This is a predicted structure of a 73-nucleotide RNA (transfer RNA) from Himantura uarnak.
Its mean pLDDT, the model's own confidence on a scale to 100, is 82.
Its Rfam family is "tRNA". Rfam classes the family as a transfer RNA. Rfam's curators write: Transfer RNA (tRNA) molecules are approximately 80 nucleotides in length.
The same sequence occurs in records of 2 taxa.
Lineage of the source: Eukaryota > Opisthokonta > Eumetazoa > Chordata > Himantura.
RNA sequence: GUUCUGGUAGCUCAGUAUUUAAAGCGUCGGUCUUGUAAACCGAAAAUCGGAGGUGAGAUUCCUCCCCAAAACA
Numbered sequence: 001g002u003u004c005u006g007g008u009a010g011c012u013c014a015g016u017a018u019u020u021a022a023a024g025c026g027u028c029g030g031u032c033u034u035g036u037a038a039a040c041c042g043a044a045a046a047u048c049g050g051a052g053g054u055g056a057g058a059u060u061c062c063u064c065c066c067c068a069a070a071a072c073a
Base pairs, nucleotide, nucleotide: 001072002071003070005068006067007066010025011024012023018056027043028042029041030040031039049065050064051063052062053061
């Protein structure tokens, strides 16, 4: 340099044009307990790496850029 894969909550990730983005772990609060853990209940937390474009509508499609990993040179 070229190609390909990925970037979504603190972490691991699902989702893929059309209800306000799902879940697990974690965090916080409560119930329970002598207390902690476990269990159960509840809550907060991501406007989807950035900028444009197409479109009635974009996390999703297209273009460029950034970051990470891999293959080739």